[in-house]
């Protein structure tokens, strides 16, 4: 001090979330020591047991025990003092409860201090106690005796009290004593101390708790007088009469909620939370009510009464109050021992000793927080073993261990052994505690959480949208750094996380310190009351403000310094500081009050002026419809197209005439006018405001505005009229899948008038009203000038208003800019994340419909604004392509091929899926291919390294077997090296064959893990980068504009200026020329054949290997003197000549793991491998792609011409035989410009056929064969004979083609033993049409609108259904609180009356108060409720398209 998170991406607004700190905390895992604090926050919920207030014999009588017989001790009792303190809980209290400041001439104050003055002398009774009764108990009656510092007269009165000033009234007690005195005790007086009772200020939430200023809300002892009474005291405290007040918007009353304060937590501070410990004030003591003693209480351990509630009974009565201290039980997530000790410290009581004190001083149990220390230190690399990971080299756990060498905090065992005592002796609960010294051993002492990013940490495995993490984003669907486990790493540390709460971060409620045009926000709009603020100059006053002094602001805390336990925490001392409140003494500018002027803000008068400005009456024409008549006749209407509608009963049409009603063309216009709705024919009458102009007066009279008040579009409601066109609803008729819509025909309220409501609009400049002040152009309107001059229906300048563009300047941007959204100032209104919801409920209004006001609960991580880049668009401009149009020819119809789907199968082996799968992978499935299925073998394999044995390879050959393979037999001995005479040995190579285990194999899966390699958009003209400028910024520029072009080709402009991949050129084929070359090609002249056959040429064609040609070069016109374009000449070719090869950034998770390659996975006596036989060739059917056709432009026969590129030795194969033919024999010739395949065909000529299912047309089927091959049955071609289906030109739709193309006609080739209607060439013959660019389709450029970016095959709404949750409403039930009325009354003071011989007390009656109780009505506020209502939320429900694009009817209010 920030961070994550909305978006492709960016800025803003704007919630949400983390990271800090703290806790009287709990949970989980873990846990060695101490010190130091702290320890029921929930049930103010019961409450077993002990204990927590007592003391005095030096106030008093009895009574009873010891014994040393006059002492000691002890008991209940009288009487004094305390018990109103100490300790405990927050239940109640919004209050003079509590903080602070006052005030008491309105008052107490026992105990203690000071001072004064007395303390004379009588009396009368009672408890104990005897006695005797009653009760179970508790406890009590009755008689009778006693004492006092208990009581109760008289005297006295320095003084006190009362007074009407004459006077009345008022005390006492004694005990001890060492004989000195002490201690009391009575009156007064001050004093402290501690209260009481008044006050001024201050500090919580609701206005959905207020007929809004008072008749209306609250109040009737209520506000206030008088006289009374009462208290210590003032007072309506009481109580009577009198008056009618008195609170309130500066928030009364009512509801909720809470004890206040010092202070704690947080925080840079303001502030915000909170009120446990420890202090000070309050209040409470089972609940509700009362007094009484007393200095003092309405009394926690006292009294009475009432009520719950536990206990005791003998049933008749009784007793009880742990929110003291421990402890029990429940509650609950949770909160301690039924300890010791009065030794300190403080309290009661006493002359003291001393007694009593769960106050307190310790100790016990809790990691519940702070603090402090420990688990060890040094050395120690073969970097051990083990673990983990590995790219297999290693890395890492790690100097970590282990070993050696040391220490002794702790901890264990021993010894000593405190201060805290004041106070001279004595007295320690803690405690043999702290602390000191010896001894003993590394010996007993480390987790917890994190590792995706925010936030410090990475890696294997296993899981596969499962299991699970998750604070926010969000991880998981087979390679998880985010589940779970390991191994490592980080981070704190006897803790470590988590849960919950509280500051902060949040400038996220903004006093410091925020905003309202489009993000949530300016009331629709004026007026005006209270309230805020409010010009200029004197003078006074001091309330505000400033300064000084006093006074208080408790201690403790927090801060500073010092200081004490070994340090620290803690503790003690000082000192600052408490930012406040009160008082007194000063200042006088500035606000504010008072006087007194001022004129510049208001405002009045007076001459102009403009206007749809507002009422009210009357006028007027054009148009529509009705109606009456005339003319005419068959349609009219209306629409995309049409129908319903109207019309031969005369309509549209047209003419005359007449009703009625509304609404006012042109003029008219970012013109006027109004406050704001709004305001438009034409006269009148009535009004309101504005402007502008000069002078005068008034003198601050001014702005602004909660509550209120008035105005107020449309549509609506109520009454009474009116009603011609429009026209919801409503019918009808199209559209359509459906149309309850959108388009037509008609058509009621409505729209009009009049009176009354409603009171809301995207009521909009989405911009509250005022004043001031800050550059400028320029148009519109309405004034005015004394101004200029060229005297103009002009220029200038000036007020007012209205508009456009822009400077500084503001803004997130867009934009705004003297009409501010800029500087400033006043006042009002208003917002705090989206949804729920402007809804619920309450109020208030309205006749209603409805309006104002105005939640939450529950849910998301968001909603949101501007602006970029794209992507779309049933937006728009421009261009482009056989896109469309204009041709020609085809597909969809038949039949047959051939590919696919589907079916079927044991198997029909994969793949390819809109273009861009589908005569595709496949340039060739009978076996083989093959990869499917059946069967039969085989397991180091059918092929590769390595390693052992044998054995030379090798060749003849048997048995079984479909075969593959298994079992046999016979021959055969080589090369090379070493020894050796030789024989023979032993080793190599190369190869067989059997063995062992490493590995071999997979066309098993992932093309969504890849590479390489394809298809498409696309051969479209784009796709980008350096530096530079701009924009906060994503980004823009450049690439956009004006030409031009096939083309981001060129030109020219320009905050750009270059340059990159594309385009084009270069390469290849083709047309036209030259040269060089002349065989196997070629032949013009010569010769010669049957024949370029053959001599001979080299021109020519040809070949084929260098070359020229084409460049818009050149003329003209066009354009900008450009770039280009037309046009022309030249040429064999003219504007890239024709073709081709060449694919930019990139989409499309495109295709391909089955071309190969390759990460991962999966098999592994199989998912390898082999072999035989089947399969891929199935066939109800759909469906792509060709082939033949349906004929006469044709079909047959029969005759004759004329290519070109290409193949060939396990090929081509002539000529000649045969054979109807396929073909067969045979073999010449040829590794090819020589020979061969080869005949081109369609052309062309003669002839027949004469429109028909034929001499079209060949499927289908029979027989007969032919070739290849190991084999044509499933399953091949291809001949001959015969058979002769369907088709007579093809629905809806669709394709291809712009010149040697389209059409047709043939031939050639690869693959291949055979096998093409397919696919690649390859030439004959050879058209038609293109006006042109609205329109389909695809693409390029600008541009514009999105709410889309996974990019329109996008987003998205809204009903139904289902599921779950939270609220409303509900017939009503159930409880809680509260006013009020009435009844009944306990105890208890009070009064009144009795009764006592009076007085006073008791006692007794009686009233009136009055607490719980009862009844009666009225609000509130909860609970639950059949049903019901919308609302929210849910990976793959239904039904439609409402929004976003001109969203296909603009959209919204």
């Nucleotide at each position: 001090a920030g961070a994550g998170u909305u978006u492709g991406a960016u800025c803003c607004u704007g919630g949400c979330u983390c990271a800090g700190a703290g806790c009287g905390a709990a949970c989980g895992c873990u846990a060695g020591c101490g010190g130091c604090a702290g320890g029921c926050u929930u049930a103010a919920c019961a409450c077993a047991u002990g204990c927590a207030a007592g003391u005095c014999g030096a106030g008093c009588g009895c009574c009873c025990a010891g014994c040393u017989u006059g002492c000691u001790g002890g008991g209940a009792g009288c009487g004094g003092c305390g018990a109103a303190c100490g300790g405990g809980u927050g239940a109640g209290u919004a209050a003079c409860a509590c903080g602070u400041g006052g005030a008491u001439u309105a008052c107490g104050u026992a105990c203690c201090c000071u001072u004064u003055g007395g303390u004379g002398g009588g009396g009368c009774a009672u408890a104990a106690c005897u006695g005797u009764g009653g009760g179970a108990a508790a406890c009590u009656g009755c008689a009778g005796c006693u004492a006092a510092u208990a009581c109760c007269g008289c005297a006295u009165a320095u003084g006190g009290c009362c007074u009407a000033c004459g006077g009345g009234u008022c005390a006492a007690a004694g005990c001890c004593u060492u004989c000195g005195g002490g201690c009391g005790c009575c009156a007064a007086a001050g004093g402290a101390u501690g209260g009481g009772c008044c006050u001024g200020c201050g500090g919580c939430c609701c206005a959905u708790u207020a007929u809004u200023u008072a008749a209306u809300c609250c109040u009737u002892g209520u506000u206030g007088g008088u006289g009374g009474g009462g208290u210590a005291a003032u007072g309506g405290c009481c109580u009577a009469c009198c008056a009618a007040g008195g609170g309130u918007a500066c928030g009364a009353u009512g509801g909720g909620u809470a004890g206040c304060u010092g202070g704690u937590c947080u925080g840079a501070g303001a502030g915000g939370a909170u009120g446990a410990u420890c202090a000070g004030c309050c209040a409470c003591a089972c609940u509700g009510g009362g007094a009484c003693u007393g200095a003092g209480a309405c009394a926690c351990g006292g009294c009475c009464c009432a009520g719950a509630c536990u206990c005791c009974u003998a049933c008749g009565g009784g007793a009880g109050g742990c929110a003291g201290c421990a402890g029990u039980g429940g509650g609950g997530a949770a909160u301690a021992u039924u300890g010791c000790g009065c030794a300190a410290u403080g309290g009661g009581c006493g002359a003291a000793a001393g007694c009593c004190u769960g106050a307190c001083g310790c100790a016990g149990c809790c990691a519940u927080g702070c603090c402090g220390c420990g688990u060890g230190a040094g050395u120690g690399a073969u970097g051990a073993a083990g673990g983990u990971u590995u790219u297999c080299g290693a890395a890492u756990c790690g100097u970590a261990a282990a070993g050696c060498u040391c220490u002794g905090u702790c901890g264990g065992g021993g010894g000593g052994g405190a201060a805290g005592a004041a106070g001279a002796u004595c007295u320690g609960a803690c405690g043999g505690u702290a602390c000191c010294c010896c001894c003993c051993a590394a010996g007993a002492a480390a987790g917890c959480a994190c590792c995706g990013g925010c936030u410090a940490a990475c890696u294997c495995c296993g899981u596969g949208c499962c299991a699970g993490c998750a604070g926010c984003c969000g991880c998981g669907g087979u390679a998880a750094u985010a589940c779970g486990g390991a191994g490592g790493g980080u981070g704190c540390a006897a803790g470590c996380g988590u849960u919950g709460c509280u500051c902060g971060g949040a400038a996220u409620c903004a006093c410091u310190g925020g905003g309202c045009g489009u993000a949530a926000a300016g009331c629709g709009u004026a007026c005006g009351c209270a309230g805020g603020c409010g010009g200029c100059u004197c003078g006074u006053u001091a309330a505000g403000u400033c300064g000084g002094g006093u006074g208080u602001g408790a201690a403790a805390g927090c801060c500073c310094g010092g200081g004490g336990c070994u340090c620290a925490a803690c503790c003690c001392c000082g000192g600052a500081a408490c930012u406040g409140c009160a008082u007194u003494c000063g200042a006088a500018a500035c606000u504010g009050g008072c006087g007194a002027g001022c004129u510049u803000g208001a405002g009045u008068a007076c001459g102009g002026g403009a206007g749809a400005g507002g009422g009210a009456a009357g006028c007027g024409g054009a148009a529509u419809u009705c109606c009456u008549g005339g003319u005419g006749u068959a349609g009219a209407g209306g629409u995309g197209a049409a129908a319903u509608u109207c019309g031969u009963a005369g309509a549209u049409a047209u003419c005359a005439g007449g009703a009625g009603g509304a609404a006012c063309a042109c003029c008219g216009g970012u013109g006027g006018c109004g406050a704001a709705a709004g305001c438009g024919g034409c006269u009148u009458c009535c009004u309101g405001g504005c402007c502008c102009g000069a002078u005068a007066c008034u003198g601050a009279c001014g702005c602004u505005c909660a509550u209120g008040u008035a105005c107020g579009a449309a549509a609506g409601c109520g009454u009474g009229g009116g009603g011609a066109g429009c026209a919801a609803a409503c019918a009808g008729g199209a559209u359509u899948a459906g149309a309850u819509a959108c388009c037509c025909u008609g058509g009621u309220a409505g729209u009009c008038c009049a009176c009354g409501c409603c009171g809301u609009a995207a009521a909009c400049g989405a911009u509250g009203a005022a004043u001031g002040c800050u550059a400028g152009c320029u148009g519109c309107u309405g004034g005015g000038a004394a101004u200029g001059u060229u005297u103009a229906c002009c220029g200038u300048c000036u007020c007012a208003g209205u508009g456009g563009c822009g400077a500084c300047g503001c803004u997130a941007a867009c934009g705004c800019a003297u009409u501010a959204a800029g500087c400033a100032u006043u006042c009002c209104g208003c917002c705090u994340g989206g949804g729920a919801a402007g809804u619920a409920c309450g109020g208030c209004c309205g006749c209603a419909a409805g309006g104002c006001u105005a939640a939450a609960a529950c849910u998301c991580a968001a909603a949101g604004g501007a602006a970029u880049u794209g992507a779309c668009g049933g937006g728009g401009g421009c261009c482009c392509g056989c896109a469309c149009a204009a041709g020609c020819g085809g597909u969809g119809g038949a039949g047959c091929a051939u590919g696919u789907g589907g079916u079927u199968u044991a198997a029909u082996u994969c793949g390819a899926a809109g273009c861009a799968a589908c005569g595709c992978g496949a340039a060739g499935a009978a076996c083989c291919u093959u990869a499917c299925c059946c069967g039969g073998g085989u397991u180091u394999g059918a092929a590769a390294u390595c390693c052992c044995g044998c054995g030379a390879a090798c060749c003849u050959u048997g048995u079984g077997g479909a075969a593959a393979c298994a079992c046999g037999a016979g021959g055969g001995u080589g090369c090379c090296c070493u020894c050796g005479c030789a024989a023979g040995a032993g080793g190599g190579a190369a190869u067989g064959c059997g063995g062992u285990g490493a590995c071999a194999g997979g066309u098993g899966c992932u093309g969504c893990a890849u590479g390489g390699c394809u298809g498409u958009c696309g051969u479209c003209a784009g796709c980008u980068c350096g530096u530079g400028c701009u924009g906060u910024g994503a980004g823009g520029u450049g690439u956009u504009c004006g030409g031009u072009u096939a083309a981001g080709u060129c030109c020219g402009g320009c905050a750009a200026c270059g340059a990159g991949c594309g385009c084009a050129a270069c390469c290849c084929c083709u047309a036209u020329c030259g040269u060089c070359a002349g065989u196997u090609g070629c032949c013009a002249u010569c010769a010669u054949u049957a024949a370029g056959u053959u001599g001979g040429g080299a021109a020519c064609u040809c070949u084929g290997a260098c070359g020229a040609g084409a460049c818009u070069g050149c003329c003209g016109g066009u354009g900008a003197u450009a770039a280009a374009c037309c046009g022309g000449a030249g040429g064999a070719a003219g504007g890239u000549g024709g073709g081709g090869a060449c694919g930019a950034c990139g989409u499309c998770a495109a295709g391909u793991c089955c071309u190969c390659a390759u990460g991962g996975c999966c098999c592994u006596u199989a998912u390898g491998u082999c072999c035989g036989g089947g399969g891929c060739u199935a066939c109800a059917c759909a469906c792509g792609u060709g082939c033949u056709a349906c004929a006469a432009u044709g079909g047959u026969a029969c005759c004759u011409a004329c290519a070109g590129a290409g193949g060939g030795c396990a090929g081509c194969g002539a000529u000649a035989c045969c054979g109807c033919g396929a073909g067969g024999u045979g073999g010449a010739g040829c590794a090819a410009a020589u020979c061969c395949c080869a005949a081109a065909a369609a052309a062309g000529g003669u002839g027949c056929c004469u429109c028909a299912g034929u001499u079209c047309g060949g499927a289908u089927a029979g027989g007969a064969g032919u070739c290849u091959g190991c084999a044509a049955c499933u399953c091949g071609a291809c001949u001959c004979c015969u058979u002769g289906a369907a088709g007579c030109u093809g629905g809806a739709a669709u394709c291809g083609c712009u010149a040697g193309u389209a059409a047709u006609c043939g031939c050639g080739g690869a693959u291949c033993a055979g096998c093409a209607u397919g696919c690649c060439g390859c030439g004959g013959u050879g058209a038609a049409u293109a006006c042109g660019u609205u329109c389909c389709c695809g693409g390029g450029c600008c541009u514009u609108g999105u709410a889309c970016a996974c990019a329109c095959c996008g987003c998205c709404c809204g009903u139904c259904a289902c599921a779950c949750c939270a609220c409303g409403g509900g017939a009503g039930u159930u409880g809680g609180u509260c006013g009020c009325g009435c009844c009944u009354u306990a105890a208890g003071g009070c009064a009144a009356g009795g009764u006592u011989u009076u007085a006073a007390a008791c006692c007794c009656u009686u009233g009136a108060c009055u607490a719980c109780g009862g009844u009666a009505u009225a609000g509130u506020c909860a609970g639950c409720g059949a049903c019901u209502g919308g609302g929210g939320u849910g990976a793959a429900g239904u039904c439609g398209u409402a929004a976003c694009a001109a969203g296909g009817u603009a959209a919204c209010c």
This is a predicted structure of a 1453-nucleotide RNA (small-subunit ribosomal RNA) from an uncultured prokaryote.
Rfam family: Bacterial small subunit ribosomal RNA. Gene Ontology terms of the family: ribosome and structural constituent of ribosome.
The RNAcentral record of the sequence draws on ENA.